[in-house]
RNA sequence: ACACGAUAAAGGCAAAACCAUUGAAAAAUGGCGGCGCAAAGCUAGAGGGGCUAACCUUGAGAGAGUAUGCCAGCCAGCUACCGAA
Repeated sequence: ACACGAUAAAGGCAAAACCAUUGAAAAAUGGCGGCGCAAAGCUAGAGGGGCUAACCUUGAGAGAGUAUGCCAGCCAGCUACCGAA
């Protein structure tokens, strides 16, 4: 240095549920909470994947399609703290 990851040290993040706000929704933010996480840090205007479908298109209708809306706690990429074996 790369890899690896302890019932180490110091710290960190925070799932679901519930409450409030925003939003058409997915979801986000704050509170509470703590399932978990060694990258649960960053990247979604150009890796893959997933969610939603207001507008628009289509349809007689029910519905169907579409991201310009989202998800980084799905994989991936980038960066980083500590140091036992």